[in-house]
Context: one part of a larger RNA
Order: sequence, then structure tokens, then C1' cells
RNA sequence: GUCAGCGAGUCAUUGUUGCCAGCAAGGUUAAGUCAGGUAUAGACGGAGCCGUAGGGAAACCGAGUCUGAAUAGGGCGAUUUAGUUGGUAGUAAUGGACCCGAAACGUUAUGAGCUAGGCAUGGGCAGGUUGAAGGCGUGCGAAAGUGCGCUGGAGGACCGAACGGGUUAGAGCUGCAAAUCUUUCCGAUGACCUGUGUCUAGGAGUGAAAAGCUCAUCGAAUAACGUAAUAGCUGGUUCUCUCCGAAAUGCAUUAGGGUGCAGCUUCCAAUCGAGAUCUCAUAGAGGUAGAGCUCUGAUAAGACUAGGGGUGUCGAGAGACAUUACCAAAUCUUGUUAAACUUCGAAUGCUGUGAGGAAUAUUGGAAAGUGAGACUGCGGGCGCAAGGUUCGUGGUCAAAAGGAUAACAGUCCAGACAUGUAAUUAAGGUCCCUAAAUUAUAGCUAAGUGGUAAAGGAGGUAUUCUUGCUUUGACAUCCAGGAGGUUUGCUUAGAAGCAGCAAUCCUUUAAAGAUAGCGUAACAGCUCACUGGACAAGCGAGGACGCGCCGAAGAUGUAACGGGGCUAAGCUAUAUACCGAAAUUCAUGGCCUACAUAGCAAUAUGUAGUGCGGUAGGAGAGUGUUCUAUCGGGAUGAAGCAUAACUGUGAGGUUAUGUGGACUAGAUAGAAGUAAAAAUGCUGAC
Repeated sequence: GUCAGCGAGUCAUUGUUGCCAGCAAGGUUAAGUCAGGUAUAGACGGAGCCGUAGGGAAACCGAGUCUGAAUAGGGCGAUUUAGUUGGUAGUAAUGGACCCGAAACGUUAUGAGCUAGGCAUGGGCAGGUUGAAGGCGUGCGAAAGUGCGCUGGAGGACCGAACGGGUUAGAGCUGCAAAUCUUUCCGAUGACCUGUGUCUAGGAGUGAAAAGCUCAUCGAAUAACGUAAUAGCUGGUUCUCUCCGAAAUGCAUUAGGGUGCAGCUUCCAAUCGAGAUCUCAUAGAGGUAGAGCUCUGAUAAGACUAGGGGUGUCGAGAGACAUUACCAAAUCUUGUUAAACUUCGAAUGCUGUGAGGAAUAUUGGAAAGUGAGACUGCGGGCGCAAGGUUCGUGGUCAAAAGGAUAACAGUCCAGACAUGUAAUUAAGGUCCCUAAAUUAUAGCUAAGUGGUAAAGGAGGUAUUCUUGCUUUGACAUCCAGGAGGUUUGCUUAGAAGCAGCAAUCCUUUAAAGAUAGCGUAACAGCUCACUGGACAAGCGAGGACGCGCCGAAGAUGUAACGGGGCUAAGCUAUAUACCGAAAUUCAUGGCCUACAUAGCAAUAUGUAGUGCGGUAGGAGAGUGUUCUAUCGGGAUGAAGCAUAACUGUGAGGUUAUGUGGACUAGAUAGAAGUAAAAAUGCUGAC
């Protein structure tokens, strides 16, 4: 892992609600007793309980009572009568309470045969090296002492086996092994190693201290018990069909993944008959969007003018007067701006009234689930922003399949009872992949734009507006001129149109700047403005708008149309066809609800319905298993098993044949150890 078996809302008591039944202003017995035909049956037993009356803390009073001084007022009652006992279903409480699951806590025992330390008594340490004290001899010395030689054999001394350890590296890591093997290494007369006996224990021991060790178990051993501890947590929870169908919000909470109340769902009952919702009409309140600048603030330019600053003159000073490319209140003109501005001011929404249409709505009771929401359109707050966060208001998903979007919970279309080789459409599409237009008309685009992106940039191109010049000849091109005073003055080494400063005139002219650019050391030189000629018809400048261009760099491979490919098969506008879904229609069938008819009823027939997607969840109706009672079946063959056919919406059922060889399908009731694919489920097999 697979298969088989086992595996989870139960039972008791007490409430509560529905239904059913008995009796009813009453209902009912409990313990127990009797009797007995042996029974889940019968009779007795009225103690007790509930109800028939309430009020008060109570005494107590009583259709009243309490408060109170009260005959007041007020509170709770009566004036409105249905209960009670049992059965059954739902649900709650108390119990292990749907099942499995802690880490823990406590009690009593068992452990020092492992290991830690202690005590007692024994054992062990090849070989080699070093050579302390002491002793002896001897030299020196007055002595103390000291030198030398020999002897001696000390040491938590040295090297290194046994023994003890476990440093390095490798192997092993379903091992040889729940700690090993190989290599290397440390100690090896000592705080050494070791045998046997013995002592110390669970909040305790022991510990050269690592929270180490206390039998493969240690930040509190092990075993049994309390014990089914508790688990607002995770996981699991077994047959079918039918009807309805949520929530992820508010308030509160030692509360935020829990819970209570409300909201939203289901079922039952009662009530209403136009109440709620919707549409239309109508009457209202309001200060949002927008707009505006009257107010409150902010804000640009100008005008005007207080004040301030500067400068000058006068004055000994104080200061006065004059003036000003300075700043500038208030005021005025023009232009803006606001969530906490408003002279104004919608649409929606809200409230009232009336009408219409439709079939719900309200109240009470019972049972819930939900109380992590997600994206999207619109309106806001926070945020640089986000598939961000937090509100409001719709939608969808959640709990929704189908079609479109290449693919894609939350987008668009559309809400799937079943079947169908039928039809019409929606969104979206109609060259091929791929169902349907290589459709029509008029334009645009040349960028493969379409088929990613900004500020910014550009004689791209279409349309349009304003304006200038132009046959007295424009624009472009070509030919020619572009001069004189003068090298203007200053400056400068120089400054001659062209470093710089000042000035920028006059003359001759068809025209020509005291020069717009290049150039020279300075000149020179080349152009320009400006003018004439040639040519001959349109030429410039600015704005608006459509579609394009550049701006545009990434990592496996085109890879930023789904692909092919397209110059339309792209974009804009108009038009007509067609395709296209589980939508709609059609045909057939089923179910639900309501009503009608027939019928005692079951049921049948018909009509109607905007009926029949669905998670949590509520309600209803059924299937199957085991057992019990009664009826029944069975050797003319039970159950079980195998195959096949038939049948029911389904869980399922029936029959036939074979096998099998003794029990038992079915009917009517009753009772449950009553349905498995999941729980890292349990047991077994493979």
C1' cells in the first nucleotide's frame, strides 16, 4: 500500500415544544399490598404532584392584594377558564454524553544486576629508561660544611604491552552492532584499573557539575490506579430520494479562529385581505455632486494709496522738507481655490398620501447554521504604491454548472427536473485551425500600427480654421550688385563691419546694417540682410482634430495576435444576412405546490404556477441489516454463492438457471450493538 473484518449522536433522569391517545375542572398514582390462569396482564393503595386565584419579604388578606395616614395614586392580578396522565418525535440540562487524540497532576508500589558516589574485603599493572633523599669511602676545612667516587632506588617521573580510555580520519547508518569496525591517539605506581559483598531513590538520591546519571527511559524514573483527567484545538463521523435554503454583519464579552443577544434560513400554527415589497402619480424635509466667490480662509497680476526702508537738502540736536528702477496693509479691477467656505444647487435616496398589479407579509412557537469572507463597478478615508488596507452602495463567487474572454472562483451573457437527430436568440463572433460574410457602402492607417507604456520629440499623412505675400510677377533656383565718408570714436601691440566700451549718423543709390554668420595676428577673403534681371503660378506662418512614427534593453526558444497567416482577415461609421448556450420555444415524460371534479378513503383526472442549481442547515418520504412475536415458506430443496434477464427516480427489489444441503425469503407489528473510503484509524492476511 491493497483486501477482509471491526470502527463514532447512545442510555438514564428531569425539563421544554409538537403530534397521538385517555379522562377533564379536574387529571394522576408512588412506595407497597392483594390476587394470580405467570403476565410488559389485573385489583387495591390519593401519601404526594400538577391544575382550578391572586397579591405580599412575611404575618395575612383574597377577586383582589401590596405600597401608603388614605376610600388617593401607582404596581401586580381578576373581569378572557383547560388542564392533566401516558406514548412518541425534536431539543436542552446533568452525567465520559458523537468517536479517537495530549503534554501534564495525584496516590501506592517496584527498582543502584545499567549507571553515580560511599563502605568492607580481595585481585592486577611485560619490558626498558631516568637516577631524589639517605648511606659508605675519600679530598679540603678549626668548625659549620663542601667537592668527588661508589652505593641507594624516590617520583600523581619518562618510553611502551596487558589493562583503562575514546583524539583524528574513514567505514557503517533497513548496520556485525538501538553506538560497532579500521586507522590514529591518551593514561599506563596512580586523584590508577578491577572482582565480590553491601549502603543511598523519585521533588528524592548521587554528581572533580554535563541539569550528568538513577536498568536502551530523566529539567523530575518505572508500573498500576484516580481515568473514559481536561482539550473554546486538529482529524474522522457509514443508505436513498423530495422541498426550501443561509452567513462571514451589529452590540457585548479576560474578547477577537470561542460564546451570548439581534440579523439572515427552515418547519408548524394563528392573523391580516390589502398590511409589506414593487411601479406610477403627488406633497414634503434636506445642503451632497456640480457650480460659485456673497461670507470665512487661501491665491496670481495690475491700479491706487496709508505705512516702512533708501537717498538728498536744511538743522547743534530733536526733527522738517524733497525725492525714489525698493517693500507694501486697506481699497478697486481682472484671474483662481476649499472635507471642517456658500449668494446658489440637482439626480438618487428618505418620509407622507393616492392608484395599479401581484401573492406574499406579520406575529408566536420549535430547530438551526453563520458571526475568518473574496473579487469587481461606483462613492469615500489611509497609503508613493500594491492581487494593499478600511467603510458605504450594487453585482458575482462563496453555495452556480452552461456559452464568451486562447487557457482563467469573483468579468460579460445566462440560472442546469429528465430525454430529444428540432427551432430562435444572448454575450461573442463569421479567411483556415473552428460553427457562421474572403458581405455591402464610405473613409482612415503603411506603422504588421492593429497585436504592451510615459514625459518629451518630428516638413509622416487625412480633414479643417485663422492669417500674410502673389501676373504692378510672389516662394524656390540661376545671373549680377551688396558702395562712399570710414581703418566711426574710444580702447589696444593691433581692433580696419565682426575681442571689448560708446555712438549707430550722413551721402551716392535700383539697393547695400558704422553689419546677421564664417574667416585674419591685424588686414584680406567668402556669405547674409537689401536690390535689379531671368523664370512663370501659386508660396509661406500659426492653430484644431483623426490615424500613424520615435522614445522602447533580459535572461532555455519565435514567445507582448491562441496559432497559421492577414494590407485587411486592421481601424471608424452605416447596413443586411448568418453562426452561437444547459437561456427561450417545441415534443415526450417525471416530481412539487395550490385549486377543481369524482370517490368513504386510497387515489384518479384536469387546470394553474417567474415552481423543481445548491454548501452550512431545516423539513418530509422511503430503502436495507440483526433480533423478537404472530402468520407463512422449505429435502417436490431453506440460507449462502455464481451468471443472466427484468424492474424501481434512488437506496434497492424480483425471477430463471447452476451450485449448495437445512434452515428461513416474505407479510403485519415491535426492538436496535442498524449501513464506511477516508479518522498519519484498530486487528488479520498478502

RNAcentral holds the full RNA, with entries from ENA.
This is a predicted structure of a 686-nucleotide part of an RNA (large-subunit ribosomal RNA, domain II) from Fibrobacter sp.
The coordinates come from a structure-prediction model, not an experiment, and the mean pLDDT is 84.
It matches the Rfam family "Bacterial large subunit ribosomal RNA".
Lineage of the source: Bacteria > Pseudomonadati > Fibrobacteria > Fibrobacteraceae > Fibrobacter.